[in-house]
RNA sequence: AGAGUUUGAUUCUGGCUCAGGAUGAACGCUGGCGGCGUGCUUAACACAUGCAAGUCGAACGGGAAUGCCGCGCUGAUGCGAUUUCGGUCAAAUCAUGUGGCAUUCGAGUGGCGGACGGGUGAGUAACGCGUGGGUAACCUGCCUUACACAGGGGGAUAACACCUGGAAACAGGUGCUAAUACCGCAUGAUCCGGGAGGGCCGCAUGGCCCUGCCGGGAAAGCUCCGGCGGCACGGGAUGGGCCCGCGUCUGAUUAGUUUGUUGGCGGGGUAACGGCCCACCAAGACUGCGAUCAGCAGCCGGCCUGAGAGGGCGGCCGGCCACAUUGGGACUGAGACACGGCCCAGACUCCUGCGGGAGGCAGCAGUGGGGAAUAUUGCACAAUGGGGGAAACCCUGAUGCAGCGACGCCGCGUGGGCGACGAAGCGCUCCGGCGCGUAAAGCCCUGUCAGCAGGGAAGAACAAAGACAGUACCUGACCAAGAAGCCCCGGCUAACUACGUGCCAGCAGCCGCGGUAAUACGUAGGGGGCAAGCGUUAUCCGGAUUCACUGGGCGUAAAGGGAGCGCAGGCGGCACGGCAAGUCUGGUGUGAAAGCCCGGGGCCCAACCCCAGGACUGCAUUGGAAACUGCCGGGCUGGAGUGCCGGAGGGGUAAGCGGAAUUCCUGGUGUAGCGGUGAAAUGCGCAGAUAUCAGGAAGAACACCGGUGGCGUAGGCGGCUUACUGGACGGCAACUGACGCUGAGGCUCGAAAGCGUGGGGAGCAAACAGGAUUAGAUACCCUGGUAGUCCACGCAGUAAACGAUGAUAACUCGUUGUCGGCGAUACAGUGUCGGUGACUAAGCGAAAGCGAUAAGUUAUCCACCUGGGGAGUACGUUCGCAAGAAUGAAACUCAAAGGAAUUGACGGGGGCCCGCACAAGCGGAGGAACAUGUGGUUUAAUUCGAUGAUACGCGAGGAACCUUACCCGGGCUUGAAAGUUAGUGACGGAUCUUGAAAGAGGUCUUCCCUUCGGGGCACGAAACUAGGUGCUGCAUGGUUGUCGUCAGCUCGUGCCGUGAGGUGUCGGGUUAAGUCCCAUAACGAGCGCAACCCCUACCGUUAGUUGCCAGCAGGUCAAGCUGGGCACUCUGACGGGACUGCCGGUGUAAGCCGAGAGGAAGGUGGGGAUGACGUCAAAUCAGCACGGCCCUUACGUCCGGGGCUACACACGUGUUACAAUGGCAGGUACAGAGGGCAGCUACCCAGCGAUGGGAUGCGAAUCUCGAAAGCCUGUCUCAGUUCGGAUUGUAGUCUGCAACCCGACUACAUGAAGCCGGAAUCGCUAGUAAUCGCGGAUCAGAACGCCGCGGUGAAUACGUUCCCGGGUCUUGCACACACCGCCCGUCA
Repeated sequence: AGAGUUUGAUUCUGGCUCAGGAUGAACGCUGGCGGCGUGCUUAACACAUGCAAGUCGAACGGGAAUGCCGCGCUGAUGCGAUUUCGGUCAAAUCAUGUGGCAUUCGAGUGGCGGACGGGUGAGUAACGCGUGGGUAACCUGCCUUACACAGGGGGAUAACACCUGGAAACAGGUGCUAAUACCGCAUGAUCCGGGAGGGCCGCAUGGCCCUGCCGGGAAAGCUCCGGCGGCACGGGAUGGGCCCGCGUCUGAUUAGUUUGUUGGCGGGGUAACGGCCCACCAAGACUGCGAUCAGCAGCCGGCCUGAGAGGGCGGCCGGCCACAUUGGGACUGAGACACGGCCCAGACUCCUGCGGGAGGCAGCAGUGGGGAAUAUUGCACAAUGGGGGAAACCCUGAUGCAGCGACGCCGCGUGGGCGACGAAGCGCUCCGGCGCGUAAAGCCCUGUCAGCAGGGAAGAACAAAGACAGUACCUGACCAAGAAGCCCCGGCUAACUACGUGCCAGCAGCCGCGGUAAUACGUAGGGGGCAAGCGUUAUCCGGAUUCACUGGGCGUAAAGGGAGCGCAGGCGGCACGGCAAGUCUGGUGUGAAAGCCCGGGGCCCAACCCCAGGACUGCAUUGGAAACUGCCGGGCUGGAGUGCCGGAGGGGUAAGCGGAAUUCCUGGUGUAGCGGUGAAAUGCGCAGAUAUCAGGAAGAACACCGGUGGCGUAGGCGGCUUACUGGACGGCAACUGACGCUGAGGCUCGAAAGCGUGGGGAGCAAACAGGAUUAGAUACCCUGGUAGUCCACGCAGUAAACGAUGAUAACUCGUUGUCGGCGAUACAGUGUCGGUGACUAAGCGAAAGCGAUAAGUUAUCCACCUGGGGAGUACGUUCGCAAGAAUGAAACUCAAAGGAAUUGACGGGGGCCCGCACAAGCGGAGGAACAUGUGGUUUAAUUCGAUGAUACGCGAGGAACCUUACCCGGGCUUGAAAGUUAGUGACGGAUCUUGAAAGAGGUCUUCCCUUCGGGGCACGAAACUAGGUGCUGCAUGGUUGUCGUCAGCUCGUGCCGUGAGGUGUCGGGUUAAGUCCCAUAACGAGCGCAACCCCUACCGUUAGUUGCCAGCAGGUCAAGCUGGGCACUCUGACGGGACUGCCGGUGUAAGCCGAGAGGAAGGUGGGGAUGACGUCAAAUCAGCACGGCCCUUACGUCCGGGGCUACACACGUGUUACAAUGGCAGGUACAGAGGGCAGCUACCCAGCGAUGGGAUGCGAAUCUCGAAAGCCUGUCUCAGUUCGGAUUGUAGUCUGCAACCCGACUACAUGAAGCCGGAAUCGCUAGUAAUCGCGGAUCAGAACGCCGCGGUGAAUACGUUCCCGGGUCUUGCACACACCGCCCGUCA
């Protein structure tokens, strides 16, 4: 710092999305250690239990316990003494009673503290908070400082005792008692109050000081003798109260709010000001600079993000505020309207003897609940701090620590070194190998953390006392051991393969993946990233200059208000003087701490912590400056306005007038139609229309002039005249002296349609009716026709109200029109002001374009925009008679919507031009029968493919078996065929059995070559290999069809354009042609065109058999038959020839024209081969090849039979016909190109014939297959025929193992349909169509098909309007899968 995504591509606009950082997080997978932090964001939901505020006996009375002392009684034990041995006395101890002292303690009186600390964020939009001030309007316990004082009395009361009530909580009665409790009295100030006089000061109210007078007005003691307390009044400190300036979210679809409300006077109240409260008086107060209302919200230091400006947040820590179950209230007190105080009310919970009572975790733990979600009913007062106390000390869930949670940040580890041309395993593979990978193993080391053992702190200033803690840390031994996962790998975005799946399962943040070869799904291998974490989700900032202050826009992308006037507001000319609000500068105060930044320091480092500095961009105050803004003052004339003169104009309003036209009415003339349309019909007309003449009526609009001309703010304004009236412009430079610009609200104007009332109504004409059109036609067309259009008054208030361009002012090259003035004029040249057009420069713009009438460069003000749809819709409100207008959302949904330009394709757009494209012709097909292919149907099977043109006599150039892929049946399983290795020696031939055959079994017979190494051939066996016409032509190669033999398709460099791209290749001519010429920011080049190649047409040279025969000779019934010859024909090989070269015309040229010359051929001579970049995912996996998938005793293979030949039908392609230009019979003539030994066959014989039997020539310019139409003669005479030949019967021929299914041919007999073919449709432009026969491939046989060959041999083309296809230029486009497109509505 950007990236992806709108398009075929481009550029712009614009939204969506991603990469970053962050979190009090949660969820998924995983989880070794430590440090520091942090942890109910939800139900201010409800709470069991424990603890969280007490303390003082040095204020007081009093009770109890313990100890000591004293005393008393009684009892027990009983040292000892004594003894009558019964006992007695009795120390001591214990129990007990009592007094004193000491210690401790429950309750009470009293004091201080429970207003701090701790929690929470419900409420609050507020002087609540922040910041800076004020208090002359105030208070302040404990602390500190200073000064003065404490004399003397009094009366009670709790505790306690007794009694009473009650379940309890608790209450009451009687009696006793103390105080630092309570109450007077005294004293008393510079304290308080009152009034008087004087002085000083303040921004105001007012404050301070001095003098003397009057009134009020205090205390408490205890003691360990050290002290600790008490009271009054000042000062300080600390903490607060109140007031003020400024700042502090969203909504106007909340515009008016307020009655103690605003102010005053007088009171009350308070520590204090104040409507804080009250009485009275006045009627004010707030609000567009946003009152009121509604929604949301504790505020800040700061935290996150960001380059910053900003935006978001306010958890932890710190400051302030508010709250404590909900609401209200006060009491006490220095301080509260009081979290762990009181009273009342409400809800809830608990106890109860039913009469009554008790309670408040938003303190720390903890429970339930809610929730995606948030911890222990821990230890200690050792430290820090707080309360009480003189102190010891007590209390302290504040706090210090520990526990739990990877919740966050930081640190550490899970080992280190060596170790293979590289183990195993796994994955991939082109099978060679490659990857995991020095990774492992192995060898040598080390020992962090955890574990074990020993020692063991600092933290304590302060004698003892350490929760943390046997912790941190140190030491020792031991062992590589106990410690790695998560996400991702199509692009963005680092990282790729295999398999599985087959629009399924799934993924996905955006674009998008998945329909059989998925780097996007799932798994695996590998890789990338981060790492005790990794991902996901949520949220915030960023990227987003996508609300733009920094830093955006508004002609066409979203966006200029329809226009004018104008209040507020904003902005404002020239020069001077002053002030100092803004502005600039210096000082001062403040800007808490923490945080942040820099420096330093402490925990091993870091996180974390400590110290010091900076910063905190702010606010306040004070001194200074005076350029700019502002304010004040007096000036100026250039902005603006006034005046005078002048001309232009469809500017406005009202009244009047005019002619043309239309329709209607009356009358005349006149007769059969008129009218209307693409064509018609409805309609009008013999009751007289239309047409025409004359007269009359009515309403509306004003031809020509008329014009990118004029006027008006816009809407808009058009015959003429008059009246009234607005504005602009020019000239003059007399007057005013900044009077200006813009303008939220507001007001006014505002086309058409529409509404109301009343007129008017000729023409036109929504609605409506009829006629047409059409599949329909609620339309377009026609005939009618009502509102309306017109007038007056009122409403409405919109529009593509557009220049899609707000207003004003200034500045910035030129050219050329036009309107109105002015100057100067000569008809030139040259000016100026205001309007209105065109072209262009700079500049601007995404481009197209704009360009002094800016969309340029600046300034001021206003309006408006922020992705598309939903939607200018809904709701609300305002306006309106209504119609509706104005204002104006959201849910939901999409990954775009869009602007401009580019290249194509397309258009029932245009221009130009081609093609048997049409037209002009000739012949067909569509009707018949048959042949053949296809669809369909049928079938065991009717194998498969080809399907508009570009499938359908196509693959197939030839299905009886075979072919054959299909069906039925019978067999085989290393296989029917091929290869390698080793073995055997035959193979083969003849023959027998079985069988439908394949196959199985048997008998007889039997190798070759050799360089002697071996090889050929065959067989069975083993192993490795096979085989598949099974699928995918949408995985492919190759080949082919088609556009199309159409003239096109591109490249290099240059130039133009931000770019896609353009130019070149366009334009003017020309051509069959992007063929050539000219012109030209293009110049060249390539693939195509043409030419080069083949055949054919003419000639020459050469060669001369199998061809030929002119001359010579021989010879036959005849014959190049023979000798001979190579002239001719012919055959071949090689050459020549044609190039618009010549002439005339025309044109710049290219070229074109000519019954021109010459020539066999003339302008490409005719034909063929040759098919640019590409299109149709066109055809073919069944010609072949090939990736992947599938089958393996079968989807392979062999055999027999069947089928591919089916048949109600439908279509394509053909054959034969329908006849006389013909049929039949007889006679007779002339080709070319080919084929031929398992062949073609002369000739002879037989047969009506197919053909058969003999026989000859020829592997072929030698022999052979071999013409028909034609010509001549005869016959038929228009008929379903002497046309036509289907079908069928009989008898045959041939091929073949075999003609039943299912061949061709022959003879005889039979003799069907058909008399020229509907809609519609095909071919052909010359040796062509048509017609006639011949040959060949395939092939045993089997063409009406196919591929070739020659014979005979036409007609027509005016022309390019139309149909089809194509080329080129241009235009439009919302198409790009490209019009077989896109897309709208309804229904499902």